Predicted 3D model of a 74-nucleotide RNA (transfer RNA) from a Candidatus Aenigmatarchaeota archaeon.

RNA sequence: GCACCAAUGAUCCAACCUGGUUAAGAUACGAGCUUCCCAAGCUCGGAAUUCGGGUUCAAAUCCCGAUUGGUGCA
Numbered sequence: 001g002c003a004c005c006a007a008u009g010a011u012c013c014a015a016c017c018u019g020g021u022u023a024a025g026a027u028a029c030g031a032g033c034u035u036c037c038c039a040a041g042c043u044c045g046g047a048a049u050u051c052g053g054g055u056u057c058a059a060a061u062c063c064c065g066a067u068u069g070g071u072g073c074a
Stems, first nucleotide, its partner, number of pairs: 001073007010027003020057001029045005050066005
């Protein structure tokens, strides 16, 4: 230098190919119930699409560019 892959709450991860109801789930955290206390269990809650632009009635998803990380080739 070129090609490919990845980036989503505090953490992990699904949805992306095939655009469409409120971005699902687990762990952690907070509140409540329960308990003599703790743990466990149950209920509830806050919190996320790396950045910029474009297409569209509608973008996490499609297109272009950038950043960061990884792999391969030279």

Its Rfam family is "tRNA". Its family is annotated with triplet codon-amino acid adaptor activity in the Gene Ontology. The sequence is in RNAcentral, with records from ENA. The organism belongs to Candidatus Aenigmatarchaeota, within Archaea. Model confidence (mean pLDDT): 81 of 100.